[in-house]
Context: one part of a larger RNA
RNA sequence: CCGCGGAGAAGGAACUCGGCAAAAUGUCCCCGUAACUUUGGGAGAAGGGGAGCCUGCAUUAGGUGAACCACGAUGCGUGGGGAGCCGACCCAGGCCGCAGAGAAUCGGCCCAAGCGACUGUUUAUUAAAAACACAGGUGUCUGCAAAGUCGGUUAAGACGACGUAUAGGCACUGACGCCUGCCCGGUGCCGGAAGGUUAAAGGGAGGUGUUAGGGGCAACUCGAAGCUCCGAACUGAAGCCCCGGUAAACGGCGGCCGUAACUAUAACGGUCCUAAGGUAGCGAAAUUCCUUGUCGGGUAAGUUCCGACCUGCACGAAUGGCGUAACGAUUUCCCCGCUGUCUCGACCAGGGACUCA
Repeated sequence: CCGCGGAGAAGGAACUCGGCAAAAUGUCCCCGUAACUUUGGGAGAAGGGGAGCCUGCAUUAGGUGAACCACGAUGCGUGGGGAGCCGACCCAGGCCGCAGAGAAUCGGCCCAAGCGACUGUUUAUUAAAAACACAGGUGUCUGCAAAGUCGGUUAAGACGACGUAUAGGCACUGACGCCUGCCCGGUGCCGGAAGGUUAAAGGGAGGUGUUAGGGGCAACUCGAAGCUCCGAACUGAAGCCCCGGUAAACGGCGGCCGUAACUAUAACGGUCCUAAGGUAGCGAAAUUCCUUGUCGGGUAAGUUCCGACCUGCACGAAUGGCGUAACGAUUUCCCCGCUGUCUCGACCAGGGACUCA
């Protein structure tokens, strides 16, 4: 010096990102116990007191229950009986030590706020959480050979389910309480079928090639039938266009100007745009850039924290909004207790390192 322990003057978080670590609390009995609350809880709340041994009470209370007796349904029966044995609490008095839950095991507590209701689950090996799940809520699909899924040779077969819409699948939300506003223009989904558009196919007007034959001295030209190739009109489904519905579907939820008898502000008015212009509630927030916003509280002093304000850069209602008792190895702030975390370092024990063998 390293690591594991021990004890510590005065102070007691001044340490530090942060009380990390350590200290402290700790058992049983008794007293006592707030806000809040879903009346269960909170609660071991908090905060106090007691604890050993001996004697008396005590031939105690209480427990167990033999012999024996009676009855009798003959049973491991019922009733009586009390021997023997076990044996306190409480209360009172006394005794000893520094110390009586004498060792060991063995909650620190309180206040407030955020998030998530809760118990659970998770990154085996840096993350346990506010993430996932959850009961509950809602939408949607599915009438049974169900929807959906596995299989695969577009099989058999299997799950769903030996279930049947109070069922099953999928999606979103996430206990509970109060609630969940406006917009269907875009995208999606559902419904509609009049019209427009539209494939294969049908259809075949018309045309191409070939040539028996005709014309021509020839080159060449005309050219039926058949075969062949192309092919207009017309007929032609879903879809799309179109017409409606639907937001707990994907999503969206304005700007400028003026106005009240101080000033300020604007209940009010004007105008432009939009599918509609953000309702309730909340708000410098796990969201606020400016920002350490401003005011209040707590401190001698507070970029954090709590309560307000609203100027919401860029909250907002099942991508749920706002509350909420209980719960949490969760996050943040404050206090009490406690301490070598620190002021600030020093000491002790044994184990290493180191030296020697």